SAM riboswitch aptamer (S box leader) from Galbibacter orientalis, 130 nucleotides, folded computationally. The source organism's lineage runs through Bacteria, Pseudomonadati, Bacteroidota, Flavobacteriia and Galbibacter.
[in-house]
RNA sequence: ACGUUAUCAAGAAAGGUGUAGGGAUUAGACCCGCAGAAGCCUUAGCAACCCUUUAUGUACUUCAAUUAACAAGGAAGUUUUCUUAGAGAAGGUGCUACGUUCUACCGUAGAUAAUACGGACAGAUAACAA
Repeated sequence: ACGUUAUCAAGAAAGGUGUAGGGAUUAGACCCGCAGAAGCCUUAGCAACCCUUUAUGUACUUCAAUUAACAAGGAAGUUUUCUUAGAGAAGGUGCUACGUUCUACCGUAGAUAAUACGGACAGAUAACAA
C1' cells in the first nucleotide's frame, strides 16, 4: 500500500514565517485569499477513537441448598470478552472557514422540472490487523 470495524450537520485560533494560490482528485458551482490565503514552526484550544476510572448488565469462577440427574433461580467473587450509562484528560493520534463546502452514480417523492430525502462510490480520522 491493501484489508476489517466505527465515526464524519456539533466543537475549537492567535503569533511567527512564507508568498500566490487554496478548499483531496476530474468537471461544474459556491467560497477563502496580497486587509497576506495554503504550507511550515510555536503556543493555545476542541473533541474523546485509543487510554484511566465508577456503576449496571452479560460472561466466567466458586459455594450452599434443591433435584433421580440437569437446567432455571439464590449468595459471593473476578474483569480476560462483550454491552450500557456517567466522570476524567496525563499520554498516543486527530482536528481548530464553508456539512467530507455542494453536485456528479443509483433509488424514492415530485410534473421526465425545481427541490427534498435515502443509499452507493470516493475520501478523511481512529482502533485493529498485516
The model forms 97% of the base pairs in the Rfam consensus.